[in-house]
RNA sequence: GCUCGCGUAGCUCAGUGGAUUAGAGCGUCCGUCUCCGAAGCGGAAGGUCGCAGGUUCGAAUCCCGCCGCGAGUA
Numbered sequence: 001g002c003u004c005g006c007g008u009a010g011c012u013c014a015g016u017g018g019a020u021u022a023g024a025g026c027g028u029c030c031g032u033c034u035c036c037g038a039a040g041c042g043g044a045a046g047g048u049c050g051c052a053g054g055u056u057c058g059a060a061u062c063c064c065g066c067c068g069c070g071a072g073u074a
Base pairs, nucleotide, nucleotide: 001073002072003071004070005069006068007067010026011025012024013023028044029043030042031041032040050066051065053063054062
């Protein structure tokens, strides 16, 4: 260089047959419980879905370019 895969919450990931309100677990914070704490239980905050553009009535999802990471190949 070429080919392929990945990028979604602080972390690990699901969703990638276009319309469900963007979700789960862990973590954080608050409450409950307890003499105090841990565990358990309940709740909340937290996301420009890597960036930019296009198609579409509608895009995390399809298309183009770029960036980053990984694998293969000469």
Transfer RNA from a marine sediment metagenome, 74 nucleotides, folded computationally. Model confidence (mean pLDDT): 82 of 100. RNAcentral holds the sequence, with entries from MGnify. Its Rfam family is "tRNA". It is annotated as a transfer RNA.